[in-house]
Molecule: small-subunit ribosomal RNA
Organism: uncultured bacterium
RNA sequence: GUUUGAUUAUGGCUCACAACGAACGUUGGCGGCGUGGAUUAGGCAUGCAAGUCGAACGAAUCCCCAAGGGCUUGCUCUUGGGGGGAAGUGGCGAAAGGGGCAGUAAGGCGUGGGUAACCUACCCCGGGGACGGGUAUAGCCUUCCUAACGGAAGGGUAAUCCCCGGCGACGUGAGAAGGCCGCAUGGCUUGCUCACCAGAGGAGUUUCGCCCCGGGAGGGGCCCACGUAGUAUUAGCUGGUUGGCGGGGUAACGGCCCACCAAGGCGAAGAUGCUUAGCGGGUGUGAGAGCACGACCCGCGCCACUGGCACUGCGACACUGGCCAGACUCCUACGGGAGGCUGCAGUCGAGGAUCUUCGGCAAUGGGCGCAAGCCUGACCGAGCGACGCCGCGUGUGCGAUGAAGGCCUUCGGGUUGUAAAGCACUGUCGAGGGGGAGGAAAGCCCGCAAGGGUUUGACCUAUCCCUGGAGGAAGCACGGGCUAAGUUCGUGCCAGCAGCCGCGGUAAGACGAACCGUGCGAACGUUGUUCGGAUUCACUGGGCUUAAAGGGCGCGUAGGCGGGCCGCCGAGUCCGGGGUGAAAUCCCCCAGCUCAACUGGAGAAUUGCCUGGGAUACCGGCGGCCUCGAGGGGGGUAGGGGCGGUCGGAACUUCCGGGUGGAGCGUUGAAAUGCGUAGAGAUCGGAAGGAACGCCGGUGGCGAAAGCGGACCGCUGGGCCCCUCCUGACGCUGAGGCGCGAAAGCCAGGGGAGCGAACGGGAUUAGAUACCCCGGUAGUCCUGGCCCUAAACGAUGGGCACUAGGUAGAGGGCUGAUAUGGGUCCUCUGCCGAAGCAAAAGUGGUAAGUGCCCCGCCUGGGGAGUAUGGUCGCAAGGCUGAAACUCAAAGGAAUUGACGGGGGCUCACACAAGCGGUGGAGCAUGUGGCUUAAUUCGAGGCUACGCGAAGAACCUUAUCCCAGACUUGACAUGUGCGAAAGCGGCAGGAAGUAGGGGGCGGAAACGUUCCCCCAACGGUAUCCAGUCCGGAACCUGCCACAGGUGCUGCAUGGCUGUCGUCAGCUCGUGUCGUGAGAUGUUGGGUUAAGUCCCGUAACGAGCGAAACCCUUGUUUCCAGUUGCCAGCGGGUCAUGCCGGGGACUCUGGAAAGACUGCCGGUGUCAAACCGGAGGAAGGCGGGGAUGACGUCAAGUCCUCAUGGCCUUGAUGUCUGGGGCUGCACACGUGCUACAAUGCCGCGCACAAAGGGACGCCAACCCGCGAGGGGGAGCCAAUCCCAAAAAACGCGGCCCAGUUCAGAUCGCAGGCUGCAACUCGCCUGCGUGAAGCCGGAAUCGCUAGUAAUCGCGGGUCAGCAACACCGCGGUGAAUGUGUUCCUGAGCCUUGUACACACCGCCCGUCAAGCCACGAAAGAUCGGGGCAUCCGAAGUCGCGAGCGAUCGCGCCGAAGAUGAAACGGUCGAUUGGGAUUAAGUCGUAACAAGGUAGCC
Repeated sequence: GUUUGAUUAUGGCUCACAACGAACGUUGGCGGCGUGGAUUAGGCAUGCAAGUCGAACGAAUCCCCAAGGGCUUGCUCUUGGGGGGAAGUGGCGAAAGGGGCAGUAAGGCGUGGGUAACCUACCCCGGGGACGGGUAUAGCCUUCCUAACGGAAGGGUAAUCCCCGGCGACGUGAGAAGGCCGCAUGGCUUGCUCACCAGAGGAGUUUCGCCCCGGGAGGGGCCCACGUAGUAUUAGCUGGUUGGCGGGGUAACGGCCCACCAAGGCGAAGAUGCUUAGCGGGUGUGAGAGCACGACCCGCGCCACUGGCACUGCGACACUGGCCAGACUCCUACGGGAGGCUGCAGUCGAGGAUCUUCGGCAAUGGGCGCAAGCCUGACCGAGCGACGCCGCGUGUGCGAUGAAGGCCUUCGGGUUGUAAAGCACUGUCGAGGGGGAGGAAAGCCCGCAAGGGUUUGACCUAUCCCUGGAGGAAGCACGGGCUAAGUUCGUGCCAGCAGCCGCGGUAAGACGAACCGUGCGAACGUUGUUCGGAUUCACUGGGCUUAAAGGGCGCGUAGGCGGGCCGCCGAGUCCGGGGUGAAAUCCCCCAGCUCAACUGGAGAAUUGCCUGGGAUACCGGCGGCCUCGAGGGGGGUAGGGGCGGUCGGAACUUCCGGGUGGAGCGUUGAAAUGCGUAGAGAUCGGAAGGAACGCCGGUGGCGAAAGCGGACCGCUGGGCCCCUCCUGACGCUGAGGCGCGAAAGCCAGGGGAGCGAACGGGAUUAGAUACCCCGGUAGUCCUGGCCCUAAACGAUGGGCACUAGGUAGAGGGCUGAUAUGGGUCCUCUGCCGAAGCAAAAGUGGUAAGUGCCCCGCCUGGGGAGUAUGGUCGCAAGGCUGAAACUCAAAGGAAUUGACGGGGGCUCACACAAGCGGUGGAGCAUGUGGCUUAAUUCGAGGCUACGCGAAGAACCUUAUCCCAGACUUGACAUGUGCGAAAGCGGCAGGAAGUAGGGGGCGGAAACGUUCCCCCAACGGUAUCCAGUCCGGAACCUGCCACAGGUGCUGCAUGGCUGUCGUCAGCUCGUGUCGUGAGAUGUUGGGUUAAGUCCCGUAACGAGCGAAACCCUUGUUUCCAGUUGCCAGCGGGUCAUGCCGGGGACUCUGGAAAGACUGCCGGUGUCAAACCGGAGGAAGGCGGGGAUGACGUCAAGUCCUCAUGGCCUUGAUGUCUGGGGCUGCACACGUGCUACAAUGCCGCGCACAAAGGGACGCCAACCCGCGAGGGGGAGCCAAUCCCAAAAAACGCGGCCCAGUUCAGAUCGCAGGCUGCAACUCGCCUGCGUGAAGCCGGAAUCGCUAGUAAUCGCGGGUCAGCAACACCGCGGUGAAUGUGUUCCUGAGCCUUGUACACACCGCCCGUCAAGCCACGAAAGAUCGGGGCAUCCGAAGUCGCGAGCGAUCGCGCCGAAGAUGAAACGGUCGAUUGGGAUUAAGUCGUAACAAGGUAGCC
């Protein structure tokens, strides 16, 4: 960081740090110091790694000198002397040094001890000694075998080789005696006696050796204690085993070995087995405690091709010695032989991976030697590898109009960036050349000494000088969060990234690239591993009611823990002292390399172990005492405690027997199956049977739990109360163990009424192997025996103590009077709650508080309580109990929502009541579908569908289609000038030009000089400009651009719909809560309303509601034309027509009016409600405008605006024609009807609101009519549209597909328009269709409403308008109800939902892939056992003694056999995990629709 919408706690996963003998990728300048085969203890070519001594010995040969001989005068032979010295004898060394970690869980290691049970060559110290003699043997010579390796026989030789004799101890052994001491055997010591034991020389001034004894130093052997990995799914192991006696053997104890005797020894504090592993000092990490590791260096052990064995020796069972066996490699003449790099280099192999076949003995160290010296792959150095640590450099300063280029951009600019360039400098490192201290003093020589002289460098250079010149030297990773650092483009769930969470489906800060940035830097990342973070195994330092976790309950073994007082001891504990805790490492200080790494010195530390002394509180041990813990005794008491027996009544069943009775009963949501005329059900009494015990009965009682309920009797366990007589800590817990243990199940035998798995039938259903119904077998019951599980739960182990209260129930005691009362003590069972605790819920003297003691258990989810092994069981199955694999969570509590076939309260034309419709018909219109060249596009449940369309014949009109045409375009802008208006890109053309008209081509757009007409401004020209000049319009060309109803409404603004005119949505402060959040806003009333009142940890406030606004209803005032006309006057056939008037109507300004104000009642003294008065209007008077926080990624890129993308001789623009009107269908919305409350004709009233100049159009005339003519008036309270219609009056029709209805079609006309074919409207005549009130279903409406009637308007040339928006006329019915349907508000409840029930989610089946189990069997491995055979070799035996000889025991390897264990493979099979959208159902989550679960 990551589980959630959010929160909290639990919990896992993951990251940041450090480290490494590392490896890999990219990159790579220098130096110092370190470090480098971790895998195959796999195999090895080649060279080197242990020799040395002539001052131990004999001597070959060689060299030098001398003498002599031979003679081909230069060679050779002989002798003597000197030097060197092969091979050999002898001595010392070779057991060290060097390598590796296979084996080893103890024969090891570590720490501390012991050795009275021991050894020690070389070295040191002290003492003593060295006399005499002898025999071999190698070398050598001769002969012989062999391919080789090697060997045989004979002859002869030396010694510091070997042997014998002598002397001979203070030595060793034995004996008796004395003294001292210890730790059991015993040790030390004094003198005496007896026995026994050695010897070697070399060199020749010095001296080196030899023998014996004693001591020392150092080194070892052996023994003991403690510590030292995992596994119990290894529980028993053991025959030399354990001990003894005697012997053998050893330096030495010992069962080490042997004979005999005994039967022991080890083990839950983990024997034995299996697996893994060298151990320590230390190293890494960590705050520490720990955890992990054991490279380099140091100590110890072990190993040396594998196994066995001994010899030699001070020392070995011997890395570069020996013998035997085996595997492997090599040689061979096939008869036989040789070999052992886990020494230094090097090679092959395997592997992700680890170096030179280097130089030198100069130093240090070792062996030998008197020494010189020789040997030394120990060592010192160099080489290779950025493998690690450390240091240095890749330049420094100045340098802005902030160059160019790159990238970004809001186009202004920003950034790269003082970075570069440029200027001025420096000279590290590297390069070339030259110098160079030091690592070196021992030794040797001279010398009595002091001292003097002299030799030695493999390799490395510190450092200095010269040359040269910024010249040769920067990369890697990362940039979504964690985590430091972001922009653009590309890509489009693709390609890819990824440590975790997660990115990518057209604007990706997460992919790839670029630029920029961040981090580190000769490196940087990645991978692997360890520690840390992880208090996530919790000793320090965790938990277990619900998150994982209390054993189902008891009894009790081991163990752990344990009351009061006194005394003693001093193991634990504590104090200080001694020894040890190697060095190195770590730490501190100082010092040396220029610093550092590195190194030196000094100190500290080494938390440990041992030991002498002291202390005695605690703990422990021993002894004594005590009574409060525990137990016992006595007296009471309650109880479904347990076991056995006997008895009882109610109910039930049976039909067993009978009576009455006569058609149904029974069951269900409704039915059916079933029962019943063979008489059911019902009812009466009788009989039989089994099981369970109503009322009492209770939140009550008892029991350890499971569990226990009729009554009585018998036997029996425990509790409580009281007395305080006894015991004297006898206690608590309890791993293993033993017992008990609901239901179901099993075995055997009974029993069987009711109920009732399985099963049969009937229903339900899409299905119904269920829920419901009718039957019904096991079982349920009893006896005996098993099983041993559970949501065996208080999901809370047991014990003791302590820590506020209140209240209720049960049992007992005291007081009292054995009272119905009160007080008090103890025990048990409940509830509420302080503090505390807890994540919270909660718990709270019955703790989940505070402490102590003991046991059990947990450590992410799934896989899985599975597999396997073991064990128990008759079986079913139980107990114990994994892993692979997979996921980034799973889970707890609480919060806010949403939801529920949960609840409560309350609203709404939501239902009901009522009126009228829709759904059926015809037509209109929209949509789907179909069709089409095209039928442009959008809208899609409510909230699309008479919607965008308030006007599609062309136009409109669109990438709709077909065809044609144009390209700087149908349209806009153009560094600049100017104060501004305004003009305004560049280049060219430009007067008979631009343009206009006509012609021609064409359907048009457009094209085309063919003809005609014909410009505009300024200047100049003495006058005159179309003509000359200039610029502009204009034309042509060009550039930048225009244009797009093209895409994305999931990039957006704006606007709109909807929930919804619903009553809600929030905030500040305060308070509560760890927090999300709550409170407020809940509650009691009330309202249309979160409206108001009251209450109240809330108090206030905001957006909404209301009000303010418009309109309408009443009145007043003001005003009075175009409106009005009561009175006055005039006038007309008539009319406010005129003069006038302002009264009235009206118009339109202003104002008043209504506020629960008043009265009564109800109500909480409230808010408010009900009724009433007054009033035009009454409790928001009617209507409108007004729409909170938000929801639907709702709608719209085709109103507009706008990011991005796309297009640009086309997706732009223009034009002709067509299409959007297409029709077998389906749906929505409407119109007109189906008729008599009607239709038709005639007559005759009464509106409001609007519109009118490209207009409305009067009168009048024509036409049946649409309409035409006509022309008055009106820019409109004036004139016109204009008639309102229903109504009303009169007449007709007479129930009929009609005098209803009007579709469709024909003919004839009218109007608009360039044009009515596709495709307009209207008129007249004719034609007269469906339709007789509409299935399931569904819509509107609560009053001036519905219904019904007409009128107007917008759009508009005209019109498909029956639409839409308005206006008025006439004018109802019903409901004061909330059960139901729909929607909504508030409170509450449950939740596994939160893209929120259109949610979530389970199992089979089908498919792909993965790991695992089982499996006939196959195969491999380690270890052991038994038998056989038996090498080398030690030991023993065999001759008087002796042997290379024979025999015997043991004995490696090998062979055979049986068994256990572990691994691999395995046809097939089983479940599991996982995968995008597969199939079937709906189990669970809301009462999940049958509550769920064990």